Predicted 3D model of a 71-nucleotide RNA (transfer RNA) from Rectinema sp.
The source organism's lineage runs through Bacteria, Pseudomonadati, Treponematales, Rectinemataceae and Rectinema.
It matches the Rfam family "tRNA". Rfam's curators write: Transfer RNA (tRNA) molecules are approximately 80 nucleotides in length. By type it is a transfer RNA.
The coordinates come from a structure-prediction model, not an experiment, and the mean pLDDT is 82.
Order: sequence, then C1' cells, then structure tokens
RNA sequence: GCUAUCAUAGCUUAGUGGUAAAGCAAUAGUCUUGUAAACUAUGGACUAGGGUUCGAUUCCCUGUGGUAGCU
Repeated sequence: GCUAUCAUAGCUUAGUGGUAAAGCAAUAGUCUUGUAAACUAUGGACUAGGGUUCGAUUCCCUGUGGUAGCU
C1' cells in the first nucleotide's frame, strides 16, 4: 500500500427496513439483629458524517478506530 471483517448500555452478547432485547454490573426497596444470598422495581446504548427510502442499528458511500490476511 491492497483486501476482508468488526464497532449496539459500565462489561459480554442478540437484533437480516417498521416501538432496540437479555445476562452480569449499578441504584432503590422487601426480607434479615446485621451482612451476604434471594425477590421486586428503576435508570442507562446503536463509532462519526452523508446518501437511498414513507421509514435505517439494519442497505450504499466516505472518514475514524480495532482485528486478520497478502505484498
């Protein structure tokens, strides 16, 4: 330098054009003499810009970053 691939919550992952999901974690509550555990509830996210579309996390282009391969 070229090619492929990935980027979603604090972390690990789902989500193939129509209300973004779960586990762990965090916070609050219940229970307990107290702590832990258990149970209930709450908050929190689509890498950036542009395009297509009635509608984009999803499709296309560009940039940024990570990974792998080739040279």